[in-house]
This record gives sequence, structure tokens and C1' cells, in this order.
RNA sequence: GCGCCGGUAGUCUAAUGGCUAGGAUAGAGGCCUUCCAAGCCUUUGAUCAGGGUUCGAAUCCCUGCCGGCGCA
Repeated sequence: GCGCCGGUAGUCUAAUGGCUAGGAUAGAGGCCUUCCAAGCCUUUGAUCAGGGUUCGAAUCCCUGCCGGCGCA
């Protein structure tokens, strides 16, 4: 340099074009306990960036950035 795959909370992960973006874990608060742990309840937090298509985009298209793999 070229090709392929991927990028969603602090972390892991789900989501036929119909979204009010789900779950786990972590964080905060509470219940329970003599205290801690475990358990239970509540709660906060996310679609890599820009543009396009569409009534509607995390999802499809283009460009860029980042990561992985392969070729040279």
C1' cells in the first nucleotide's frame, strides 16, 4: 500500500429498517445481617466521527479514524 472483519455504558454482550437501545457486571442508594459477604429492591450511565438513502438508521450506502487478520 491492497483486501477482509469489527467498533454499542467502566467491562462483557443483545437488538428482521419500527427505538422509549435490552441484559449481565461494575458504580450509587436502600432492605436483610450484631458486622461483613451473599441475596433482594431501586437507580445512574452507551450506538467511533461526518455525510447520504428512507416516513423511520445501531442496522443499509459513502468517506474518515481506531483495532484485529491476511497478502505484498

This is a predicted structure of a 72-nucleotide RNA (transfer RNA) from a Candidatus Woesearchaeota archaeon. It was read from a public genome assembly. The organism belongs to Candidatus Woesearchaeota, within Archaea. Model confidence (mean pLDDT): 82 of 100. Rfam family: tRNA. By type it is a transfer RNA.